[in-house]
RNA sequence: GCGCGCUGGCGGGGUUCGGUGAAAUUCCGAACCGGCGGUGACACGGCGAGUCCGUGAAGCCCGCGACCCGGCACUGUGGACGGCGACGACCACGGUGGCGGUGGAUCCGGUGAGAGUCCGGAGCCGACGGUCAAAGUCCGGAAGGGAGCAAGCGCGC
Numbered sequence: 001g002c003g004c005g006c007u008g009g010c011g012g013g014g015u016u017c018g019g020u021g022a023a024a025u026u027c028c029g030a031a032c033c034g035g036c037g038g039u040g041a042c043a044c045g046g047c048g049a050g051u052c053c054g055u056g057a058a059g060c061c062c063g064c065g066a067c068c069c070g071g072c073a074c075u076g077u078g079g080a081c082g083g084c085g086a087c088g089a090c091c092a093c094g095g096u097g098g099c100g101g102u103g104g105a106u107c108c109g110g111u112g113a114g115a116g117u118c119c120g121g122a123g124c125c126g127a128c129g130g131u132c133a134a135a136g137u138c139c140g141g142a143a144g145g146g147a148g149c150a151a152g153c154g155c156g157c
Base pairs, nucleotide, nucleotide: 001157002156003155004154005153006152007151009149010148016030017029018028019027032136033126034125035064036063037062038061042056043055044054045053046052047050059124060123068101069100070099072097073096074095075094076093077092078091079090081088082087106122107121108120109119110118128140129139130138
């Protein structure tokens, strides 16, 4: 350094002003926010000056995660059935695990050999449940889960 395993840690931002109204941080006008890995014609830095090294760089390019759905395995509770019994198998509702599915959004101009990423401009998107009125931003499940990140320890090469 690489592979495998274990342990604990870390791991999401944003409603402000005005309008209407009995009522809206939910509607209307303007404003605000952007998880993780990859890619990256960009930016900054380095000295060894190279097609070098390091760091950063996409909400809407590729993929992942949360939410939701399905069946499977294990398991808990309850019900009813058979059996003397150990137990067997059925139904309902949960829990855990991994698997599968679903799951939003970008164009125009410029430069250029090449732009999905650069520069300029204009757009667009955002789970579920709740709510005196419709939510990316409020409240809730959630002191949860989590892509993953950086460590420590063990084993192997």
Predicted 3D model of a 157-nucleotide RNA (FMN riboswitch aptamer (RFN element)) from Actinocatenispora sera.